This is a predicted structure of a 476-nucleotide part of an RNA (small-subunit ribosomal RNA, 3' major domain) from a mouse gut metagenome.
RNAcentral holds the full RNA, with entries from SILVA.
Rfam family: Bacterial small subunit ribosomal RNA. Rfam links the family to the GO terms structural constituent of ribosome and ribosome.

[in-house]
Context: one part of a larger RNA
RNA sequence: UGACGGGGGCCCGCACAAGCGGAGGAACAUGUGGUUUAAUUCGAUGAUACGCGAGGAACCUUACCCGGGCUCAAACGGGGAGUGGCGCAGGCAGAGACGCCUGUUUCCCACGGGACACUCCCCGAGGUGCUGCAUGGUUGUCGUCAGCUCGUGCCGUGAGGUGUCGGCUUAAGUGCCAUAACGAGCGCAACCCCCGCGUGCAGUUGCUAACAGAUAACGCUGAGGACUCUGCACGGACUGCCGGCGCAAGCCGCGAGGAAGGCGGGGAUGACGUCAAAUCAGCACGGCCCUUACGUCCGGGGCGACACACGUGUUACAAUGGGUGGUACAGCGGGAAGCCAGGCGGCGACGCCGAGCGGAACCCGAAAUCCACUCUCAGUUCGGAUCGGAGUCUGCAACCCGACUCCGUGAAGCUGGAUUCGCUAGUAAUCGCGCAUCAGCCAUGGCGCGGUGAAUACGUUCCCGGGCCUUGUACA
Numbered sequence: 001u002g003a004c005g006g007g008g009g010c011c012c013g014c015a016c017a018a019g020c021g022g023a024g025g026a027a028c029a030u031g032u033g034g035u036u037u038a039a040u041u042c043g044a045u046g047a048u049a050c051g052c053g054a055g056g057a058a059c060c061u062u063a064c065c066c067g068g069g070c071u072c073a074a075a076c077g078g079g080g081a082g083u084g085g086c087g088c089a090g091g092c093a094g095a096g097a098c099g100c101c102u103g104u105u106u107c108c109c110a111c112g113g114g115a116c117a118c119u120c121c122c123c124g125a126g127g128u129g130c131u132g133c134a135u136g137g138u139u140g141u142c143g144u145c146a147g148c149u150c151g152u153g154c155c156g157u158g159a160g161g162u163g164u165c166g167g168c169u170u171a172a173g174u175g176c177c178a179u180a181a182c183g184a185g186c187g188c189a190a191c192c193c194c195c196g197c198g199u200g201c202a203g204u205u206g207c208u209a210a211c212a213g214a215u216a217a218c219g220c221u222g223a224g225g226a227c228u229c230u231g232c233a234c235g236g237a238c239u240g241c242c243g244g245c246g247c248a249a250g251c252c253g254c255g256a257g258g259a260a261g262g263c264g265g266g267g268a269u270g271a272c273g274u275c276a277a278a279u280c281a282g283c284a285c286g287g288c289c290c291u292u293a294c295g296u297c298c299g300g301g302g303c304g305a306c307a308c309a310c311g312u313g314u315u316a317c318a319a320u321g322g323g324u325g326g327u328a329c330a331g332c333g334g335g336a337a338g339c340c341a342g343g344c345g346g347c348g349a350c351g352c353c354g355a356g357c358g359g360a361a362c363c364c365g366a367a368a369u370c371c372a373c374u375c376u377c378a379g380u381u382c383g384g385a386u387c388g389g390a391g392u393c394u395g396c397a398a399c400c401c402g403a404c405u406c407c408g409u410g411a412a413g414c415u416g417g418a419u420u421c422g423c424u425a426g427u428a429a430u431c432g433c434g435c436a437u438c439a440g441c442c443a444u445g446g447c448g449c450g451g452u453g454a455a456u457a458c459g460u461u462c463c464c465g466g467g468c469c470u471u472g473u474a475c476a
Stems, first nucleotide, its partner, number of pairs: 001476002003473003007470007015460002019423005026315008034306002042053002064301007076124009087104006107114002126290002129288003135284002137279003140275001142273001147186006153162003166177003192267004197235007207224002211222003238261001241255001242253004304442001317416001321375006333364003338357002342353004382413001387408007429452007
């Protein structure tokens, strides 16, 4: 100087407390450990691994296993030599990769040859093989915590200190006062984006107040820019005003005004560094290793196994509920090998026909809600696992191993021990919708969107993490 303390002081954070809803029990989905296996490819492992790399494992992917092939090689560059192929059509064998056979046939030319392809030789290849403890880059975490430093000066033999301490204040090393310090940098804040109010400009595919036309009805048509909305630019909030407290910074006020009030809400943004943290399998790269194989092509299998154990989720155990019928209202987005109105067939998944739309124009049905009826506490009209049968669709192909539909079957489950997680407001809870990946999909995942919409916070003694000052020390 740090680090540490079941030392002290001050202060924060859904850290506790106060509340609401979960997990831990059940079934299933998914990841992991373990076991099994020819292989169950590899990585991630307290917090900071475990619906993680996976934003799409039937083949492909694929890195693993078994078997069948190739060795200038699956792709590419360069040099040399030889051959005439390539393409198209047909045949044989094969699981395919690939091997074998027959027919036909092109372009430029300065006639030397060239383009192109194949064979042979050579120089480069190739490796998801190892080392993240050789590395770059990127990332997690402490932590959006308020810290981390520098120049000059001063103090100290020196390591170093001071500044950065103290008082008040703040979300903040935010600011004020004080001061052997005076300034400055990286962080904080602001500048950026979205939402909330207004003004100006603009007006189609959006809108419809006035006028006119038309209809069974509808902005349907003429028209209009008022309104809604959309898009761009600007304004607006600064403790600016008032009162109280305070030296000031600032704090308080069911004060004013205002759409918004004291950081208005949300996002992006992550200082010096820590964990030899993660990644050589995204990529790059040093070293080491393989070279008829640790490279590469193909068929099949595996990554989907199952006595078990754990994590994350979904659905439930019901009456604030289930069923049937009727009925209202979104937003973010997506759409051409696509979204698909409407009609017809089918109980349905879906099929056939078919309009519109590269989209403020067309399409992609919101659900919970509300109204009526029914069920009456029951393993049930709760719950839907599992299994049987019949189908639809994608795709070369659904046996291993897809999703969806219909009929039947109806398991466990009656609110879950110790323990544990999230959340402070348009939040939790709850309800549906969209997107990426994608032929299809194992999505209950991920990322977004809107609808309905709470309870509680006395307080900081205690648990966890953190900041500042101080003290002790067996540590560096």